[in-house]
Record summary
Predicted 3D model of a 73-nucleotide RNA (transfer RNA) from Selenomonas ruminantium. The prediction has a mean pLDDT of 81. It matches the Rfam family "tRNA". Gene Ontology term of the family: triplet codon-amino acid adaptor activity. Taxonomically the source falls in Pseudoselenomonas (Bacteria, Bacillati, Negativicutes, Selenomonadales).
RNA sequence: GCUGAUUUAGCUCAGUUGGUAGAGCAGCUCAUUCGUAAUGAGCAGGUCGUAGGUUCGAAUCCUAUAAUCAGCU
Repeated sequence: GCUGAUUUAGCUCAGUUGGUAGAGCAGCUCAUUCGUAAUGAGCAGGUCGUAGGUUCGAAUCCUAUAAUCAGCU
């Protein structure tokens, strides 16, 4: 220098070829218990790496760019 993969909640990851984002764990509250743990119920937490474009509508499509990883030269 070239090619490919990944980037989504505090962490680990889904998201079915565009229709308004979810799970588990962690956190908080309540119930249960003499108390803790465990268990059950509920709550909160996201400008989907960044910047543009297409579209009525973008995590998803297009372009550029950043970071990490791998390969080739």